The RNA shown here (transfer RNA) has 73 nucleotides and comes from Fodinibius sp.
RNA sequence: GCCCCCAUAGUUCAAGUGGAGAGAACGGAGGUUUCUGAAACCUCAAAUCCGGGUUCGACUCCUGGUGGGGGCA
Numbered sequence: 001g002c003c004c005c006c007a008u009a010g011u012u013c014a015a016g017u018g019g020a021g022a023g024a025a026c027g028g029a030g031g032u033u034u035c036u037g038a039a040a041c042c043u044c045a046a047a048u049c050c051g052g053g054u055u056c057g058a059c060u061c062c063u064g065g066u067g068g069g070g071g072c073a
Base pairs, nucleotide, nucleotide: 001072002071003070004069005068006067007066010026011025012024013023019056028044029043030042031041032040049065050064051063052062053061
């Protein structure tokens, strides 16, 4: 230098061929329970890497970046 793959809550992962109010687990906060704590149960907060485009509609498709991984030279 060229090519391929990946990027979603704090973390690890889902989200069918473009169509719902983007979910789960762990973690965090609050509560119930308990003499206190742990455990258990209930509730809550929290995310689509950035910019354009296509579309009635984009996490998803196209394009340019950024970051990470891999292959060739």
Model confidence (mean pLDDT): 80 of 100. Rfam family: tRNA. By type it is a transfer RNA. Taxonomically the source falls in Fodinibius (Bacteria, Pseudomonadati, Balneolia, Balneolaceae).